[in-house]
């Protein structure tokens, strides 16, 4: 310097033009003689900024952050 990848809850991660879904954490409440474990219900997300669309997390551009190859 230049090219390709990736950026969604406190972490992992799914979805890939019309709702953001789960694990996990965290709070309640069951369960127990206490605790683990297990049952049930809650909170809680789209790096930023512009574009194209009725409608962007999704497609386009840029930028930042990370990786990984060339020089």
């Nucleotide at each position: 310097g230049c090219g390709c990848c990736a950026g969604u809850a406190g972490u992992u991660u799914a979805u890939c033009g019309g709702c953001a879904g789960a694990a996990u954490u965290c709070u309640g409440c069951c369960u127990u003689c206490c605790c683990a474990a297990g049952g049930c219900a809650g909170u809680g997300a789209g790096c930023c900024g512009g574009g194209u669309u009725c409608a962007a997390u999704u497609c386009c551009c840029g930028g930042c952050u990370g990786g990984c190859g060339c020089a």